[in-house]
About this RNA: RNAcentral holds the sequence, with entries from ENA. A computed fold for a 333-nucleotide RNA from a Gaiellaceae bacterium, annotated as Bacterial RNase P class A. The organism belongs to Gaiellaceae, within Bacteria. The coordinates come from a structure-prediction model, not an experiment, and the mean pLDDT is 75. Rfam family: Bacterial RNase P class A. Gene Ontology terms of the family: tRNA processing, dimeric ribonuclease P complex and ribonuclease P activity.

RNA sequence: GGUGCAGGCCGGGUGACCGCGGCGCCUCGUGCGUCGAGGAAAGUCCGGACACCGCAGGGCAGGAUGCUCGCGCAAGCGAGGCGGCGAAAGCCGACGGAAAGUGGUACAGAAAGGAGACCGCCAGCGGCAUAGCAUCUCUCCGGAGAUGCCGGUGGUAAGGGUGAAACGGUGGGGUAAGAGCCCACCAGCGUCGCGGCGACGCGGCGGCUAGCCAAACCCCAUCCGGUGCAAGGCGAACAGGGUCCGUUACGAGGCUGCCCGCCCAGGACCCGGGUAGCUGCCAAGAGGGAUGGUCACCCUCGACAGAAUCCGGCUUACAGGCCUGCUACGGAG
Numbered sequence: 001g002g003u004g005c006a007g008g009c010c011g012g013g014u015g016a017c018c019g020c021g022g023c024g025c026c027u028c029g030u031g032c033g034u035c036g037a038g039g040a041a042a043g044u045c046c047g048g049a050c051a052c053c054g055c056a057g058g059g060c061a062g063g064a065u066g067c068u069c070g071c072g073c074a075a076g077c078g079a080g081g082c083g084g085c086g087a088a089a090g091c092c093g094a095c096g097g098a099a100a101g102u103g104g105u106a107c108a109g110a111a112a113g114g115a116g117a118c119c120g121c122c123a124g125c126g127g128c129a130u131a132g133c134a135u136c137u138c139u140c141c142g143g144a145g146a147u148g149c150c151g152g153u154g155g156u157a158a159g160g161g162u163g164a165a166a167c168g169g170u171g172g173g174g175u176a177a178g179a180g181c182c183c184a185c186c187a188g189c190g191u192c193g194c195g196g197c198g199a200c201g202c203g204g205c206g207g208c209u210a211g212c213c214a215a216a217c218c219c220c221a222u223c224c225g226g227u228g229c230a231a232g233g234c235g236a237a238c239a240g241g242g243u244c245c246g247u248u249a250c251g252a253g254g255c256u257g258c259c260c261g262c263c264c265a266g267g268a269c270c271c272g273g274g275u276a277g278c279u280g281c282c283a284a285g286a287g288g289g290a291u292g293g294u295c296a297c298c299c300u301c302g303a304c305a306g307a308a309u310c311c312g313g314c315u316u317a318c319a320g321g322c323c324u325g326c327u328a329c330g331g332a333g
Stems, first nucleotide, its partner, number of pairs: 001329001004326007012298007020036006026029001038304001042315002045313005050228004062224005067080005081095001082093004096219002101217002103213003118160002120156004125151003134147005168186006187209001189206007232279003240271006251264001253263003299302001
């Protein structure tokens, strides 16, 4: 220089003018001051605070999580292990248990789980057949034997063929042909030793093998009461209605000490209605409704998108730009 990877950050700036919403102040003027969206405010996918309801304690059902260590109330995060991908930096992974049980393994294929003989390979029997023909071997040259064809029997999981998957893989020995039947290496299982807090890794030994699927039921371990700010708290007024008590009084009654004037039947509780409203609710903050516009200059010409009780995560969207570290390659010293 530059390919890729990882992490972090910005998300037009400045000024003037005009607006919108909250709060504060005073000279109460349509005054002044101050504050006014995000990294995701989003999806509402998790968890918590908070609130109300339920609850002696335990269990069943149901749900969530699932390698190890650490942090965290929890969700989750960090580091590591293992597996997969990549040349590397690095990325991805619901990553406990399939020798507890049940179930699935479509199509194809002979056979799909202690399975299976379709083709092929091998052995021996029968037939063609005491024939003939071909090849090979032997020969005393006259000939003899074997193989080839067909049928059924048995052996065989090496090979072919089907499949996502065929009962460990590769190579050698062995065998009538074959086979962990035997051997070496590899995978896997068990066990021992060493290293590591641990997941696990490395090495030795053993018997030779036990398919895959649990994001199928299930088993094991840990955790979980329900509903959610439309939670919840405070809580009217008027009309109208209901129940109970009281009244039938024009007087020496009440408004008001006097005159005029006016009044003389109502009161309490309940329903209306836990309604309206207030609060919960914020250094943005509700009315579920503000957070903007114009002009000038500059630049890299500006993306995704906008609060609704709060907080911590996860996921998704995002024009363009900046910084740091690492990696492949090339060049110069």